The RNA shown here (Lysine riboswitch aptamer) has 162 nucleotides and comes from uncultured Faecousia sp. Its Rfam family is "Lysine riboswitch aptamer". From the family's description: Riboswitches are metabolite binding domains within certain messenger RNAs that serve as precision sensors for their corresponding targets. Its mean pLDDT, the model's own confidence on a scale to 100, is 75.
RNA sequence: CGGCUGAGGUUGCGCACGCGAUCAGUACCCCUCCGGUUUGGCAAUUGCCGGGGACGGGAAAGGCGCCUGCGCCGAAGGGUUUGCUUGAUGCCAAGCGGGCGGAUCCUGGGGCCGCGCAGAAUAUGCGCGGAACUGUCAUCCAGAUGGAUGGAGUGCUGCCGG
Numbered sequence: 001c002g003g004c005u006g007a008g009g010u011u012g013c014g015c016a017c018g019c020g021a022u023c024a025g026u027a028c029c030c031c032u033c034c035g036g037u038u039u040g041g042c043a044a045u046u047g048c049c050g051g052g053g054a055c056g057g058g059a060a061a062g063g064c065g066c067c068u069g070c071g072c073c074g075a076a077g078g079g080u081u082u083g084c085u086u087g088a089u090g091c092c093a094a095g096c097g098g099g100c101g102g103a104u105c106c107u108g109g110g111g112c113c114g115c116g117c118a119g120a121a122u123a124u125g126c127g128c129g130g131a132a133c134u135g136u137c138a139u140c141c142a143g144a145u146g147g148a149u150g151g152a153g154u155g156c157u158g159c160c161g162g
Stems, first nucleotide, its partner, number of pairs: 001161004006156001009073001012072005018066003028057002031053007038094006076107012108134002112130007136151006
């Protein structure tokens, strides 16, 4: 230098099916009233969007928990950029949002606290910061089971080859 391999954790990471709670008496439907139609062009006056009122009916998705199974240890997550695809009357382009990839940069890991964003939410996810814990390596001390300081996974352990 190249190839293979293994470890960190009993809250390691991610995916899928099923079940459950929440979402919520919310959205929506029926009746009625008011306002509007993301931007540009063509067409249409249908559809759609927002708000109020009365009665009746009344969800779902995302996110979460549990069981089972699968793939794993840059597992995975995030920023920037880019390709394909998709969403509200028809077509084209743009904006915003969703899904699947490429390139590049950052993060060893899981919790706790504070702030911010998303979210129905005090759940949860993500980002930034803080004090600890934990694994790994380096240096130093030692009573050699331990301690102090510091670094980062493009790392570390073991094996093979040059």